[in-house]
Parts: sequence; structure tokens; C1' cells
RNA sequence: GGGCUUGUGGUCUAGUGGCUAUGACAUCUCCUUUACACGGAGAGGAUCGGAGGUUCGAGUCCUCCCUGGCCCA
Repeated sequence: GGGCUUGUGGUCUAGUGGCUAUGACAUCUCCUUUACACGGAGAGGAUCGGAGGUUCGAGUCCUCCCUGGCCCA
């Protein structure tokens, strides 16, 4: 330099055009316990790596850039 691929709450993840983005762990509150743990109930937390474009509608499709990974030279 060229090609492929990844990026979504604190962490991991579902979502492949109709969706005010799903779940687990973690965090917080309550119940339970003498207390802790386990268990049960609930709450907060991501405008989806950045910028543009296509579309009535984009996390999803397209372009460029950034980041991690793989391959070729």
C1' cells in the first nucleotide's frame, strides 16, 4: 500500500428496513435473614465509533474517516 472483518448501557450481548434498541452480569432500592450470602420484586443506565448520503422511515443499506483484529504484498 491492497483486501476482509469488528465497533450497541460499566462489561458481554440480541436486534439484517417498521423499533420511543433485547437479555445476562454488575450498580441502586425494597422484601426475606439477628446479620451476610442465596433467593424474590422493582429502578436507573446506551440518541448504536464519527461525519455525510439513500429512504416515508436507518442500529440495520451506501460512501468517507477513526479504532481493534485477520490475510496478502